[in-house]
Context: one part of a larger RNA
C1' cells in the first nucleotide's frame, strides 16, 4: 500500500422489519443430473449453470448411432481436354448413387477459328473439419453494479515504499454541491444531452373525427359537408429550488402557491479503473497443434422425446370472493402481424374443420371473440356440477411423410390433489396480484416459454437491533 475481522463509527440497497402473493406437498410441461443406449450430439455449474445458448429436433435442422455410398471431393480458384454432360427416359437401389439411350448455349468473325458462360473428365496445388486448445487470441457476454467511485499533470511532504489532492464539518441519489484545508488544477465514471409516456399550442385533415347546418336509416359518419373535438404526426412551449414563508455562514432542507407534472416528474437506453485466468474456438473471426480413401462429404433409417430417481424453472388446481348455464341480439382496450399472406358475408358440420372468396401491399379489409367485469337463474360444502392427469373409440388439420415423435376436435372415462414440514422467492404503486390480446421462431407444433401490450387494482414501511451484500473514515 491493499485485502480480512464472529474490531469501532457514519450511510445505502425489498437487506431485515411491516404487508401482499408465491416456491417448497399434487398432477402435468420444460430443463438439469443420473441411469439406460448402437446413439441417447456438444456447451453451460454458488450468487453470475439447470423453459440456458435453442425466436419452435417427425424428415430437414444434426453436429449423433446402425447401415449403404465418394474420394480434388457437398463448396472455392487455377491448368488441360471434352461437348458422351445436365434436363428427360429405361433398368436397378431404402436413397444416394450406379449403368443405358436422347442431348449444350452465347458473342465477335465472310470463313477458318477464337472467345466466355454452363457442365463433364484428368492430374495436381489445393479445398474441408460442429476436431482440440477459451489457461495462446479477437470481439461479445454475465458478474460486483447504475455501486459511488477510480485516476492523472505540477506542487509540497517522506531514504524510500507512497502520502497529500480524494481526509476534516455539512449536504445529495451521486467524489451532488458548499464551506476548510499544501494543495492547485484536470480526466474517466454521476448528472445533463438522446428515446417513450404525462399537459398545452402552432401546423396537418385521409383510410381517421362528427360540434354546428341539411338530407337519410330499423341502426349505423351512412351521405352533402365541416376542421371545432379526439386522434395522427411534425415543430415549439413547459419545471428552474424559478416564486413566497420558515430554517442555515453556505450548499441545502421543510412546507406553501401556482401548475397537466415539484424538487431526478415516471419509464428506457447508457455499465467508470478493475474483479472473476468467469463464459463462449459450436455465431462469427483466428494463432498453435491433429485428420487428408478420412476426424471430410452424400444417403436411409434410428436418436437428441429412453425412466427406478433427484433438482431447478413453470402451468393447473385443490374450489361459493367459486363452477356451470343463459342474457346484454355478446359491455369496455392496447398494441401488433398480414401477399408463396390476413381472409369477410354465405352455405356445410355438435365440433376441430371444410367449401366458396368480397376486400386488403392495409388509420380503409382481414386477423379478431377481448378475457377477467355486469345482470339473471341453478348447484350448497361433497373428493362434490371440485379438479381435470389417464386411458378408450370416432373425426379434423400441416405436411413426401405424424410408428418411434405433431397439434386439435367430439363421445366416454374421470386419477392426484381439502392450501402444503424444514427452508425459500418475488414485489413499495398504475407497482404486487388477477385478466386476456398480439407478436416473433413457425409448413404444422410439444409455448404451460419469451418479448411486448393493456383491463381490474390493493397492503404495508415503526424504525435500522438483527440477517444478506455494498460505499466512506479508522
Nucleotide at each position: 500500500u491493499g485485502a480480512c475481522g464472529g474490531g469501532g463509527g457514519c450511510c445505502c440497497g425489498c437487506a431485515c422489519a411491516a404487508g401482499c402473493g408465491g416456491u417448497g406437498g399434487a398432477g402435468c410441461a420444460u430443463g438439469u443430473u443420473g441411469u439406460u443406449u448402437a446413439a441417447u450430439a456438444c456447451g453451460u455449474c454458488a450468487c453470475u449453470a439447470a423453459c440456458c445458448g435453442u425466436a419452435g429436433a417427425a424428415c430437414c435442422u444434426u453436429a449423433c448411432c446402425a447401415g449403404g455410398g465418394u474420394u480434388u471431393g457437398a463448396c472455392a480458384u487455377c491448368c488441360a481436354c471434352u461437348g458422351c454432360c445436365a434436363u428427360c427416359c429405361u433398368a436397378u437401389g431404402a436413397a444416394a448413387g450406379u449403368a443405358g439411350g436422347c442431348u449444350u448455349a452465347c458473342u465477335c468473325g465472310c470463313a477458318a477459328g477464337a472467345g466466355u458462360a454452363c457442365a463433364g473428365u484428368g492430374a495436381g496445388a489445393c479445398a474441408g473439419g460442429u476436431g482440440u486448445u477459451g489457461c495462446a487470441u479477437g470481439g461479445c457476454u454475465g458478474u460486483c453494479g447504475u455501486c459511488a467511485g477510480c485516476u492523472c499533470g505540477u506542487g509540497u511532504c517522506g531514504u524510500g515504499a507512497g502520502a497529500u489532492g480524494u481526509u476534516g464539518g455539512g449536504u445529495u441519489a451521486a467524489g451532488u454541491c458548499c464551506c476548510g484545508c499544501a494543495a492547485c488544477g484536470a480526466g474517466c465514471g454521476c448528472a445533463a444531452c438522446c428515446c417513450u409516456c404525462a399537459u398545452c399550442c402552432c401546423a396537418u385533415g385521409u383510410u381517421g373525427c362528427c360540434a354546428u347546418c341539411g338530407g337519410g336509416u330499423a341502426a349505423a359518419g351512412c351521405c352533402g359537408g365541416g376542421a371545432a373535438c379526439u386522434c395522427u404526426u411534425g415543430g415549439g412551449a413547459a419545471a428552474c429550488u424559478g416564486c413566497c414563508u420558515g430554517u442555515g455562514u453556505a450548499a441545502g432542507c421543510a412546507g406553501g402557491a401556482g401548475g397537466a407534472a415539484g424538487g431526478u416528474g415516471a419509464g428506457g437506453a447508457c455499465g467508470a479503473c478493475g474483479u472473476c485466468a468467469a463464459g463462449u474456438c459450436a455465431g462469427c473471426a483466428u494463432g498453435g497443434c491433429c485428420c487428408u480413401u478420412a476426424c471430410a462429404u452424400c444417403c436411409u433409417g434410428g436418436g437428441c422425446u429412453a425412466c427406478a430417481a433427484a433438482c431447478a424453472u413453470g402451468c393447473u388446481a385443490c374450489a361459493a370472493u367459486g363452477g356451470a348455464c343463459g342474457g346484454u341480439a355478446u359491455a369496455c382496450a392496447a398494441a401488433g402481424g398480414g401477399g408463396c399472406g390476413c381472409a369477410a358475408u354465405a352455405c356445410c358440420g355438435c365440433g376441430a374443420g371444410g367449401u366458396g372468396g368480397a376486400g386488403c401491399c392495409g388509420a380503409u379489409c382481414c386477423c379478431a371473440a377481448a378475457a377477467a367485469u355486469c345482470c339473471g337463474u341453478u348447484c350448497u360444502c361433497a373428493g362434490u356440477u371440485c379438479g381435470g392427469a389417464u386411458c378408450g373409440c370416432a373425426g379434423g388439420c400441416u405436411g413426401c411423410a405424424a410408428c418411434u415423435c405433431g397439434c386439435c376436435u367430439g363421445c366416454g372415462u374421470g386419477a392426484a390433489g381439502c392450501c402444503g414440514g424444514a427452508a425459500u422467492c418475488g414485489c413499495u404503486a398504475g407497482u404486487a396480484a388477477c385478466c386476456g390480446c398480439a407478436g416473433g421462431u413457425c409448413a404444422g407444433c410439444u409455448a404451460a416459454a419469451c418479448u411486448g401490450c393493456g383491463g381490474u387494482g390493493a397492503a404495508u414501511a415503526c424504525g435500522u437491533u438483527c440477517c444478506c451484500g455494498g460505499g466512506c473514515c479508522u
Model confidence (mean pLDDT): 84 of 100. This is a predicted structure of a 474-nucleotide part of an RNA (small-subunit ribosomal RNA, 3' major domain) from an uncultured bacterium. Its Rfam family is "Bacterial small subunit ribosomal RNA".